RNA sequence: GGGCGCGUAGUUUAAUGGUAAAACACUUCUCUGAUAAAGAAGAGAGCGGUAGUUCGAUUCUACCCGUGCCCA
Numbered sequence: 001g002g003g004c005g006c007g008u009a010g011u012u013u014a015a016u017g018g019u020a021a022a023a024c025a026c027u028u029c030u031c032u033g034a035u036a037a038a039g040a041a042g043a044g045a046g047c048g049g050u051a052g053u054u055c056g057a058u059u060c061u062a063c064c065c066g067u068g069c070c071c072a
Base pairs, nucleotide, nucleotide: 001071002070003069004068005067006066007065010024011023012022013021018055026042027041028040029039030038048064049063050062051061052060
């Protein structure tokens, strides 16, 4: 330099155009003499950025940024 992929809660991952879900972690409660485990409830992200398409974009397109792999 060229090609391909990825970027979503603190972490790991879902979601193939119609107001983003789960697990772990966190908070509160129940249980216990107390902790752990278990059970119940709850808070937490508008989706890397900017444009475009669309009635509507995390999702499609372009560029940029970050990151990984391959080729030279």